[in-house]
């Protein structure tokens, strides 16, 4: 020098002119009130005013409501091991399998001997399997040839170590062993529990024993382990107006309702469908939060405790716009709607930082 890998900032600046919403201070006006004050309006200063994802609605709370939120099943989720967290499929770290020369990325990471189910096509045969092509004649028993020993073929009968087919064929290699052959034996590798030794743990590592029947697939049903009411800001609260306290049906204590379904409890006493009619207006909830910024400590980190500081959008047919000039990376994805922490996705481009590979030169 080049190429990669993890990790973090930024998100057009700056200037002037005119515009829009929110809050403060101050003054006018007007309306209610005995007063205090409290509401409209203008208006003069200040000071604020969309994101890193504001998306997606995927997940976890926070808050709010439901007289059961109690006990249980179903159902749902999550799945190595240990921290953290308000929780979480988050984040930290740690083993283990897998990709990369490496730095470092992924992981839907429990269990297949508890059952069932699936592995097309090929192929004899896809899991208590099985003989195409073949190998052998020790052992029966039947033909031929032979004078006998002997040869040759057939049935009966051993075999799964050789070739085939496959993504996968009932451990691998190598020795000895048999008619041929198999873990049949034996070395070694692999499986299997059982000890020891490290570690909280998941596992790593060593010894010994055992010839050892059980392939994938649970992102297939299932079995184990832990977690789990619902419903949601269009919750929820207050004020104000308006209408028909309407009308059919049914059920009725052995009954109905009561925040997903069922059971037991436990509370009420009514309660379900249908047709009709009125209202949809304002206030709140609404921004001070598991908030951000920095000091100190504790921890390998994620994080935790502690001091100073700070106030930074609350719209409600929906607000930050338009114009000029100037700088320069010439700007892409793209706009809050109760709040936060996370994940997924979409993006022009600019810094910076750690580390790792290869070339060159000293």
């Nucleotide at each position: 020098g080049a190429a990669g890998u993890c990790g973090g900032u930024c998100a057009g600046g700056c200037a002037g002119c005119c515009g829009c919403u929110g809050g403060g201070u101050g003054c006018a006006a007007g309306a209610u009130g005995c007063g205090a004050a409290u509401c409209u309006u203008g208006u003069u200063c200040c000071g604020a005013g969309a994101g890193g994802a504001a998306a997606g609605u995927c997940c976890g709370g926070g808050c709010u409501c439901c007289g059961c939120a109690g006990a249980g099943c179903a159902g749902g989720a999550u799945g190595c091991c240990g921290g953290u967290u308000a929780a979480c499929c988050g984040c930290c770290g740690g083993g283990c399998a897998c990709c990369g020369c490496g730095a470092g990325g992924u992981g839907a990471c429990g269990g297949a001997a508890a059952g069932u189910g699936c592995c097309a096509c090929a192929g004899a045969a896809a899991a208590c399997a099985a003989a195409c092509c073949g190998c052998c004649c020790a052992u029966g028993u039947c033909c031929u040839c032979g004078a006998u020993c002997g040869a040759g073929g057939g049935c009966a009968g051993g075999c799964a170590a050789g070739g085939g087919u496959g993504a996968a064929a009932c451990g691998g290699c190598g020795a000895g062993g048999u008619a041929a052959g198999a873990g049949c034996u034996c070395a070694c590798c692999g499986c299997g529990g059982c000890c020891g030794u490290g570690g909280u743990a998941a596992c790593a590592c060593g010894g010994a024993c055992g010839g050892c029947a059980a392939g994938g697939c649970a992102a297939a049903c299932c079995c184990c382990a832990u977690c789990u009411g619902g419903a949601g800001c269009a919750a929820g609260g207050c004020c104000g107006a308006a209408u028909a306290g309407g009308g059919a049906a049914g059920c009725a204590u052995u009954g109905g309702c009561g925040u997903g379904g069922c059971u037991c409890g436990c509370g009420c006493c009514g309660c379900u469908u249908c047709c009709g009619g009125g209202u949809a207006g304002g206030c709140u909830g609404c921004u001070u939060g598991a908030g951000c910024a920095g000091g100190c400590g504790g921890g390998a980190a994620a994080c935790c405790g502690u001091c100073u500081g700070u106030c930074u959008a609350g719209a409600u047919g929906a607000a930050u716009g338009g114009c000029u000039g100037u700088c320069c990376a010439c700007g892409a994805c793209a706009g809050a709607a109760c709040c936060c922490g996370g994940c997924u996705u979409a993006u022009c481009g600019a810094c910076c930082g750690g580390c790792u590979u290869c070339c060159c030169u000293u």